[in-house]
A computed fold for a 403-nucleotide RNA from Rubripirellula tenax, annotated as Bacterial RNase P class A. The RNAcentral record of the sequence draws on ENA and Rfam. It matches the Rfam family "Bacterial RNase P class A". Rfam links the family to the GO terms tRNA processing, ribonuclease P activity and dimeric ribonuclease P complex.
RNA sequence: CGAGUGGGCGGGGCGAUCGCUGGUGGUACGAGUUACCACUGGAGGAAAGUCCGGGCUCCGUAGGACAGGAUGGUCGAUAACGUCGACCGGCCGCGAGGCUAGGGAAAGUGCAACAGAGAGCAAACCGCCGAACGGUGGUUCGCCGAUUCGAAAGAGUCGUCGAACCAUGCGUGGUAAGGGUGAAACGGUGCGGUAAGAGCGCACCAGCGGUCGAGGUGACUCGAUCGGCUUGGUAAACCCCAUCCGGAGCUAGACCAAACAGAAUGAAGCGGCGGUCCGUCGCGUCCCAUCAUUCGGGUAGGUCGCAAAUGAGGCGGCGAGCAAUCGUCGUGCACAGAUAAAUGAUCGUCGACGACGGCAACAGCCGCCGUCACAGAACCCGGCUUACAAGCCCACUCGCUUU
Numbered sequence: 001c002g003a004g005u006g007g008g009c010g011g012g013g014c015g016a017u018c019g020c021u022g023g024u025g026g027u028a029c030g031a032g033u034u035a036c037c038a039c040u041g042g043a044g045g046a047a048a049g050u051c052c053g054g055g056c057u058c059c060g061u062a063g064g065a066c067a068g069g070a071u072g073g074u075c076g077a078u079a080a081c082g083u084c085g086a087c088c089g090g091c092c093g094c095g096a097g098g099c100u101a102g103g104g105a106a107a108g109u110g111c112a113a114c115a116g117a118g119a120g121c122a123a124a125c126c127g128c129c130g131a132a133c134g135g136u137g138g139u140u141c142g143c144c145g146a147u148u149c150g151a152a153a154g155a156g157u158c159g160u161c162g163a164a165c166c167a168u169g170c171g172u173g174g175u176a177a178g179g180g181u182g183a184a185a186c187g188g189u190g191c192g193g194u195a196a197g198a199g200c201g202c203a204c205c206a207g208c209g210g211u212c213g214a215g216g217u218g219a220c221u222c223g224a225u226c227g228g229c230u231u232g233g234u235a236a237a238c239c240c241c242a243u244c245c246g247g248a249g250c251u252a253g254a255c256c257a258a259a260c261a262g263a264a265u266g267a268a269g270c271g272g273c274g275g276u277c278c279g280u281c282g283c284g285u286c287c288c289a290u291c292a293u294u295c296g297g298g299u300a301g302g303u304c305g306c307a308a309a310u311g312a313g314g315c316g317g318c319g320a321g322c323a324a325u326c327g328u329c330g331u332g333c334a335c336a337g338a339u340a341a342a343u344g345a346u347c348g349u350c351g352a353c354g355a356c357g358g359c360a361a362c363a364g365c366c367g368c369c370g371u372c373a374c375a376g377a378a379c380c381c382g383g384c385u386u387a388c389a390a391g392c393c394c395a396c397u398c399g400c401u402u403u
Stems, first nucleotide, its partner, number of pairs: 001399009012350007020042009029032001044374001048385002051383005056249004068245005073087005088102001089100004103240002108238002110234002125179002127175003133171002135168008144159006187205006206230002208227008253304004262295006272288001274287002277284001278282001313333001314331007351372004356367004
């Protein structure tokens, strides 16, 4: 210098004007969820996704089990976790490092496209073999029958059947060494063996399992020895094993608490130019209206929960630990709190980056224009995941060059 790996910081600064919102104080009145004034506070590293865990709240609960869900190497950290740290095993990378749901597949069930003869108590398509059984052909021998020669003994010819041997590889069969298919075809190499083959036997290698020894808290590692044991993959498939989980959630929950219509009960009956019934009158009857209480409704709405604090806080020192983290001491270090939902807009200036132009010459200066992300609290906290413009820092690795 180039190419990388792993972490961290940061998330535009300042000012002015106009707004929005919480708090405190003041003034005004219409006395309020009011208006105005002053002072003061007002988003994030992820406030996001709402995925996991906890606090908190209410309900339930003798204890346990089933069902259901989650997790899954070991040891540790923690309030807890599916998080974090260190380590072990596996895979990837020359390396720094990265990824890893990483218990069980000889408990059972299931699944595997395409290709292929065959894909799970393996399989015979091509190839190889003929050992076994059968067929066909040949050679030899034998029994029997017919017949020829011969006096006889016997010799010869033909035929059925049988046996042995040879050939063939036709049927049946043996074979997983070789070819071919596939992600995967039931260890590898060699020698023996065989009809041909095969852990069929043996040697070495690989794996698996048992036993023993050494190291480690442990996962596990290293070594010795025995057993031909050679057993495919898949459990974020069912399932089995171990561990954890009572349910619902701030619309949790606590308190205050209306108004209108309408309904019920009661009160006064002197009064109401009201209505109804009794033929009329009437100090009669009933209703309406009036008033009170209750229901309507613990509804609407409001206050608290709730933001400040004995809290799983922050920062700093010291100590323990490889680390995550923990202990201890110090420190007023510290004000978001909306509820249809405030936290914004404009201008100036500075900053960073980029385009263009000029000066200039490989560095920069000036002018002008543009851009400055992702996103946005809603009970609180610990994590995970995802999004993110420009810029900056640290540690380490590999390569090249120079001294």